The prediction has a mean pLDDT of 82.
This is a predicted structure of a 530-nucleotide part of an RNA (small-subunit ribosomal RNA, 5' domain) from an uncultured prokaryote.
The RNAcentral record of the full RNA draws on ENA.

[in-house]
Context: one part of a larger RNA
Order: sequence, then structure tokens, then C1' cells
RNA sequence: GAUUGAACGCUGGCGGCAGGCCUAACACAUGCAAGUCGAGCGGUAACAGAUCUAGCUUGCUAGAUGCUGACGAGCGGCGGACGGGUGAGUACGCCGUAGGAAUCUACCUAGUAGUGGGGGAUAGCCCGGUGAAAAUCCGGAUUAAUACCGCAUAAGCCCUACGGGGGAAAAGGGGGGGGAUCUUAGGACCUUGCGCUAUAGGAUGAGCUCGCGUCUGAUUAGCUAGUUGGUGGGGUAAAGGCCUACCAAGGCUUCGAUCAGUAGCUGGUCUGAGAGGAUGAUCAGCCACACUGGGACUGAGACACGGCCCAGACUCCUACGGGAGGCAGCAGUAGGGAGUAUUGGACAAUGGGCGCAAGCCUGAUCCAGCAAUGCCGCGUGUGUGAAGAAGGCCUUCGGGUUGUAAAGCACUUUCAAUUGGGAAGAAAGAUUUAGAUUAAUACUCUCGUCUACUGACGUUACCUACAGAAGAAGCACCGGCUAACUCCGUGCCAGCAGCCGCGGUAAUACAGAGGGUGCGAGCGUUAAUC
Repeated sequence: GAUUGAACGCUGGCGGCAGGCCUAACACAUGCAAGUCGAGCGGUAACAGAUCUAGCUUGCUAGAUGCUGACGAGCGGCGGACGGGUGAGUACGCCGUAGGAAUCUACCUAGUAGUGGGGGAUAGCCCGGUGAAAAUCCGGAUUAAUACCGCAUAAGCCCUACGGGGGAAAAGGGGGGGGAUCUUAGGACCUUGCGCUAUAGGAUGAGCUCGCGUCUGAUUAGCUAGUUGGUGGGGUAAAGGCCUACCAAGGCUUCGAUCAGUAGCUGGUCUGAGAGGAUGAUCAGCCACACUGGGACUGAGACACGGCCCAGACUCCUACGGGAGGCAGCAGUAGGGAGUAUUGGACAAUGGGCGCAAGCCUGAUCCAGCAAUGCCGCGUGUGUGAAGAAGGCCUUCGGGUUGUAAAGCACUUUCAAUUGGGAAGAAAGAUUUAGAUUAAUACUCUCGUCUACUGACGUUACCUACAGAAGAAGCACCGGCUAACUCCGUGCCAGCAGCCGCGGUAAUACAGAGGGUGCGAGCGUUAAUC
């Protein structure tokens, strides 16, 4: 000099953009953060319609009917493995980079072939029991499915003499529309788009493996028995001591093994002319973790932050029999600390989950709030004005300086305040024409035409009008380094200090004042890096 996720002191007008627990991976009150689908299912607790019945106050009261819109609880499907947080652990099963073969991949995409025919349950509802509650439990009766289980069919699979042969193993329906025909008037049937099953591809994602690189310590020199390799077997989606039985005795190491300490890694960031040094906040990629330790279940995917089981510590409830919990999600609280924000708004946009869609959910996200935390921009007036006013300070008492500074005169009105106007962030839908499909002018899809609606921010950005200099300057320093000097007080005292050093009666170095210098809504100090 540059820099910072900074803090502290004094001071403080506005705006834009960014960042904001670096410490206790300490403990957490409260609210919210993952749901959705009735176009899978049986149904009907609440709400609203409709119909019926009764009462009367003649349009509201009660009751009934799932009939309709819808929908609590339940079965079922998909999603809760993403998104969000943190950096404890990990010096390597990580990461970075360049390769590899022995793998899996829901949803998506483009193919091929199917979607036939049956069955038995169970939740819910109802009845009963138990319990303080929580959750769970027990018994009985009954019911559905795209839940579950068989049968048929067969590519893939296995064997092969490439002719073929063998055994096991799939499926599910629901929505819209409808001209003939049949009909028990529900439908059958046809059609359309949505599903479902099997299979071989793609895409995406994931698992595995190898070379090289990746902090300090030798006051850590030897380490290793599933250890190194082989064979047989098991296991995995998959190679493999991954596991096991037997056999061999190997494997690593001064090019630093092992041990100990510290640490998430990278793109990057800061600094520097560079080489390098330091660092890993925000943003992005990867990894690890989710009160501590262990375990598996489900699933395409987890050994799963807001799932399950066991053990432990802690907290809470209890009728003492037994139960409940996990903010390193967003806010917020206590504590720690020099130190770090609101128990805010909205799903309008972008994105995600579910759904045919409408839509619902979304503390992701977009916004707002707080604090000069940083960077950038603007303002706190402009011109004129010598009687060089008054006052202050200094003085050699002549004057000098503050100083065109003020006052005065003439202007302007950015920003803030008040008034009125006012973009963009908005795309999706419906109507209709044409085309595709079709028996069809239905339905569905695509292009065009035409026409509405949707904004948290928001009293938005921006523009306009209006009044008045009106509302807006401080901080540090002045011995040398280092830009900037005098007086008074003090008297090795009080004090200053980054280094040299200053102060013991004329202190440009302490304290105050006047003056000056530097930066400026900031200025200094401390800490830290180059």
C1' cells in the first nucleotide's frame, strides 16, 4: 500500500447492488418448512345445493336420501433418496484430473409384442372390550380396488450337434364421445387419448476400479494374520479377502510405511510485476453428517434431517402401570462471545412434488424488514459580496490571521417532504378456421385468428406539479519517518508512544485553545493475510 463474513470509539442525509453466528456439531418454548390424486377403491364425518317428510312464525327449523358439487378418516398409487442446513468426522472408501470394465437406472424418449380368464382376503364403517393418556391392542360381523394370489399365453433366460430342445416366470383398468346392431337400459360394441405387462435401445442419474496430484512432525523406524496371493464355495446390480474352508508365505517401508497432530476437497478468493505466499465466507461441483452409537426394512434409488427398531445421555407428561421428543430447515429463545438480522409478505415470476386438467402444497424461491457491514453513485447549495464588519487567536502593539469566510444582494431546487400520473416483470385459458385421428361435424392433439383474466413487491421504477436555502459534516492528525505551528497550562508530575523517543520552568512530541493538513458519510484504532 492492498484486502476483510470483521469488531470497537466518535460521528451519521439519501439511493442502488451485494453480503450478515467465523464462537457452543451447546440446549431448545411456539408457529410454519411434504404433500398430492375422487379420472384407482369402498364410501359420506363436515360444508353447499337438490328432492322428500314433519312443524309452523309462509320461509326458516328439524329429519331423511351420496342424488350432485365436493370430501374428514381409511385402502391404494406416486412423491417424502429432490429441494433446504451444517462442516463434527475424514490426510483417504474423500477431492481434483485423465482413463477403465464386471453393473443398475423410477419418471422421460423412440421401437416390438401383449393387456385373456379366475379366486380368496383385509382396512374403513358397525358392534363389544381394555387404557389416566399416548399410541397401541384384543374379539366379532361385513365390504371394494390400478391392493393381493393362482391359471393361460411368450420374447428375454439355460442347454445345444445350430436343426432344435428344456423348465420356471407377466399384466389392470379408469376417463371423454358415439352412428348402426344387441340389451337385464347399467352397458356390450366402436373410437380416442391416459394407464398396465414383457423385452431390447437411447438419455439421465448412480455404484465400482486404476494412474498422477493433495498439510506438519523422525524428539514417530519398522508395520501387517484376512494380513499378500491361489483354488473351491457363498454373496452383490456388479469385479474383488467382500465373506468363508483349505493351501502357499507373502505384502508395505528412509522416494518416509506405521504412528501422532491439524484439516472437509475443488472451481475460485486475497495479495504480488511475476514466481510465489495466504485462504476455501457468499455462488457453483463433489463428499460427509442429521441428539450419541449400532442395525436393517421399504423402495428404481436410503442403510433415509422433519421414516422404523435397539442401546445411551438429556428434556417433558403421568392416575406410577406406562408414554412422548430430537431446529447442523425458516423465523425465534437461552447460553457462549468483541461479534452477526424479522417468531414478516406472496406463491405474481422461476423451479419442484402430485394430478388428464382446474388446481393444491412449496420458510426452495421471489420480495420486504433490521444494522454505514462492504462497494458504487448523489447531496448537504450556486453566483456576487472589502466597511477586509464584529468576535476569537497571535502580536515586535504598527498590525497579522480566521477571511469572500459570514452578513447583505441575486439565483437554483438534485435528494428528502407533499400532489397527481405511471411502465416492465404476464406467459399460460376460452372462442373460431384449417389439419391429424375417426364411421363421425363427437372427443383429443397441432398451427393460426379473435377476445378476457391473473402482481407479493407496490404509496414500485420513472415522469410531473408545488414551497423554501429551506431538512443534511464529521473524524483523525500536525517532532522525524509523514502533508500540516503558534500561545497558554503542567514541570521526569500528569501524561504520550507504531519505531526513534518526548516530559526535571521558555515542551511545534503531554492537556486545552487558535490556526493548519489529510480523508469525507465517514474517519480512526485493534485483529488478520499478502